[in-house]
RNA sequence: GUAUGUAAUCGCGGCUGACAUAUGCCGAAAGGCGUCAGGUGAGGAAAGUCCGGGCUUCGCAGGGCAGGAUGCCGGAUAACGUCCGGUGGAGGUGACUCCAAGGAUAGUGCAACAGAGAUAUACCGCCUGUUGGUUCGCCGGCAGGUAAGGGUGGAAAGGCAGUGUAAGAGACUACCGUCCUUCUGGUAACAGAAGGAGCCAUGUAAACCCCAUCCGAAGCAAGACCGAAUAAAAGCUAUGUGGCUGCCCGUCACGCUUUUAGGUGGGUCGCUCGAAGCUGUUGGCGACGACAGCUCUGGAUAGAUGAUUACACACGACAUAACCCGGCUUAUCGCUCUG
Numbered sequence: 001g002u003a004u005g006u007a008a009u010c011g012c013g014g015c016u017g018a019c020a021u022a023u024g025c026c027g028a029a030a031g032g033c034g035u036c037a038g039g040u041g042a043g044g045a046a047a048g049u050c051c052g053g054g055c056u057u058c059g060c061a062g063g064g065c066a067g068g069a070u071g072c073c074g075g076a077u078a079a080c081g082u083c084c085g086g087u088g089g090a091g092g093u094g095a096c097u098c099c100a101a102g103g104a105u106a107g108u109g110c111a112a113c114a115g116a117g118a119u120a121u122a123c124c125g126c127c128u129g130u131u132g133g134u135u136c137g138c139c140g141g142c143a144g145g146u147a148a149g150g151g152u153g154g155a156a157a158g159g160c161a162g163u164g165u166a167a168g169a170g171a172c173u174a175c176c177g178u179c180c181u182u183c184u185g186g187u188a189a190c191a192g193a194a195g196g197a198g199c200c201a202u203g204u205a206a207a208c209c210c211c212a213u214c215c216g217a218a219g220c221a222a223g224a225c226c227g228a229a230u231a232a233a234a235g236c237u238a239u240g241u242g243g244c245u246g247c248c249c250g251u252c253a254c255g256c257u258u259u260u261a262g263g264u265g266g267g268u269c270g271c272u273c274g275a276a277g278c279u280g281u282u283g284g285c286g287a288c289g290a291c292a293g294c295u296c297u298g299g300a301u302a303g304a305u306g307a308u309u310a311c312a313c314a315c316g317a318c319a320u321a322a323c324c325c326g327g328c329u330u331a332u333c334g335c336u337c338u339g
Stems, first nucleotide, its partner, number of pairs: 001335002004312007012041002015038005024033003043318001047329002050327005055219004067215005072086005087101001088099004102210002107208002109204003123150002125146009158176002161173003177199001178197008223269004230261007240254005276295008313316001
């Protein structure tokens, strides 16, 4: 990178066309519908739901706190924590691979064991003074100097060589390293050169934290429209029905009609034409873009991709859309390609 193939039959979800078109059927309504034919119908990850965006509703003068993410430079992009090209670092003989790569003199925390001592040190050793002993070789006590040597450790106050010194020490000198300044090259990260400073000092920030940048919230069960129920008001002129009450008025309950509110069960939309795919030309190292032509390729709502048969051999893995898209991560039989 690819993701068993071919053919037939049956079945299922959308779509298109033809016929049927009503005085029909289902439903309270909104709304939905039959038959036949044709064509179409999961993935590279549809997965995890970890980032980013579109879209939708709400919010929003401006600023801040809290919280989260990111952290070398330049670019790509709708956007990104992704990708591309570089720089620096790490690994490898090498092709190449990997890196969450700001700050440890803002503060706090932590650093097992070993070791005399872990941010500081005198255990051994070396040296000086003094003192005691002495077999005259040295041995010990006391007071100091010393981080060059030994030993412990991941880490012991830049490395190495020399000068120097009682012994030592960036105390001084050369080279290397570090830091500062200037110049040169580069868009930049950075690289190189020259000069200067004798070098205030472990590690850890995917520990708290500090600094800089970015982030309004919730999500298609978003949301829009229609709308049983339910509530309120008015009405009943064919003067509704019933109770109080035999009649009238009044009142209560119920029924029906209309209007308003309402937004549950339900229905329709959102819904798939899209930062889309394919081919060609073309710009760019590349990510990616530009132009032209062609194509239409699931849209369900208890939820469709299945089953059977035949043939072939490489004997078939991981796994099944639920608003859409760009990434990341993880899973993956067999075969193939590249290093």
Predicted 3D model of a 339-nucleotide RNA (Bacterial RNase P class A) from a chicken gut metagenome. The sequence is in RNAcentral, with records from MGnify. Model confidence (mean pLDDT): 75 of 100. Rfam family: Bacterial RNase P class A. From the family's description: Ribonuclease P (RNase P) is a ubiquitous endoribonuclease, found in archaea, bacteria and eukarya as well as chloroplasts and mitochondria. Gene Ontology terms of the family: ribonuclease P activity, tRNA processing and dimeric ribonuclease P complex.